[in-house]
Context: one part of a larger RNA
RNA sequence: CUGGGCGUAAAGGGUGCGUAGGCGGCAGAGUAAGUCGCAGGUUAAAGCCCGGGGCUCAACCCCGGAAGUGCCUGCGAUACUGCUCUGCUUGAGGGCCGGAGAGGCUGGCGGAAUUCCCGGUGUAGGGGUGAAAUCCGUAGAUAUCGGGAGGAACACCGGUGGGGAAGCCGGCCAGCUGGACGGUCCCUGACGCUGAGGCACGAAAGCGUGGGGAGCAAACCGGAUUAGAUACCCGGGUAGUCCACGCCGUAAACGAUGGGCGCUAGGUGUGGGGGGUUAAACCCUCCGUGCCGAAGCUAACGCGUUAAGCGCCCCGCCUGGGGAGUACGGCCGCAAGGCUGAAACUC
Numbered sequence: 001c002u003g004g005g006c007g008u009a010a011a012g013g014g015u016g017c018g019u020a021g022g023c024g025g026c027a028g029a030g031u032a033a034g035u036c037g038c039a040g041g042u043u044a045a046a047g048c049c050c051g052g053g054g055c056u057c058a059a060c061c062c063c064g065g066a067a068g069u070g071c072c073u074g075c076g077a078u079a080c081u082g083c084u085c086u087g088c089u090u091g092a093g094g095g096c097c098g099g100a101g102a103g104g105c106u107g108g109c110g111g112a113a114u115u116c117c118c119g120g121u122g123u124a125g126g127g128g129u130g131a132a133a134u135c136c137g138u139a140g141a142u143a144u145c146g147g148g149a150g151g152a153a154c155a156c157c158g159g160u161g162g163g164g165a166a167g168c169c170g171g172c173c174a175g176c177u178g179g180a181c182g183g184u185c186c187c188u189g190a191c192g193c194u195g196a197g198g199c200a201c202g203a204a205a206g207c208g209u210g211g212g213g214a215g216c217a218a219a220c221c222g223g224a225u226u227a228g229a230u231a232c233c234c235g236g237g238u239a240g241u242c243c244a245c246g247c248c249g250u251a252a253a254c255g256a257u258g259g260g261c262g263c264u265a266g267g268u269g270u271g272g273g274g275g276g277u278u279a280a281a282c283c284c285u286c287c288g289u290g291c292c293g294a295a296g297c298u299a300a301c302g303c304g305u306u307a308a309g310c311g312c313c314c315c316g317c318c319u320g321g322g323g324a325g326u327a328c329g330g331c332c333g334c335a336a337g338g339c340u341g342a343a344a345c346u347c
Stems, first nucleotide, its partner, number of pairs: 003319004007301002012315001014201004021194003025088007033081002035077008049065006091191001092188003095184004103177007110154001115149007125136002162169002206247006215241002220236004258314006266292011296303002320347003329340004
């Protein structure tokens, strides 16, 4: 010396489930594989090291000795690891009781608003902008009242609020269904953590078939603006946005922060539950979600019991910029493309 890292410098996989593997709680017994000790064997020659010698010296060469990580065998040790057996309850799971929630799927229902259609009132404008124009309107618009159709989204409540693994989830009701949390401390008895491959889920856009289409609106067409205006502004407007089924598999899929466990001051708000108090205030406690901060960490910013602190386990990833997330090949896809992923050259 036997690497350093990953919030913002290059670097956490979009998310979960889980295979192999890696790692693994407390106590006892056995074994002795790992581990440790001793002894023996082996460890070619040359070389290195020590002693001696030969070329006038040295390099070089010769003789002798020592050493030799390692491997094998025997004997021994048993703290730790492994293996076998037995037991335990704190990890993990289950039972029972309880409340919270936009968690998921399916069906039904409701009101406001926009648009369109029909009818009434009514008359010359309306609309739009920085200002205008295109546009709509005497074939009666805009405004207003009544009726109808249809699609999409659910104001207030609403919150730094809640739920979910993530993507995401918001009117009301019902059915089916997942998870978490609290209480009890009844049961099982390490059944655990992580997870290469794999499988599943995965916003928006996009694709296939069929439906639907109110509003909005890529493309497109006009009107303006401008030197031009393939834009920003205005009038139109098709895919699409919606539904069913099947694909796609990406993202600033972000907390730009992988998961698990333990440990390390507190204060203050808020969501859910439990306990104390008659109740409230208040106090204690478990889980979540914010802010401020001890110690500590950090290049700084900042992080700080929801860590980016102190440790252990497992996975993923980085290794100067450009070339390039490109080429080639492979796998996947209907396609668009996705995943894997270089080099020459150059600074």
The part of an RNA shown here (small-subunit ribosomal RNA, central domain) has 347 nucleotides and comes from a Thermodesulfobacteriota bacterium. Its mean pLDDT, the model's own confidence on a scale to 100, is 92. Lineage of the source: Bacteria > Pseudomonadati > Thermodesulfobacteriota. Its Rfam family is "Bacterial small subunit ribosomal RNA". Its family is annotated with ribosome and structural constituent of ribosome in the Gene Ontology.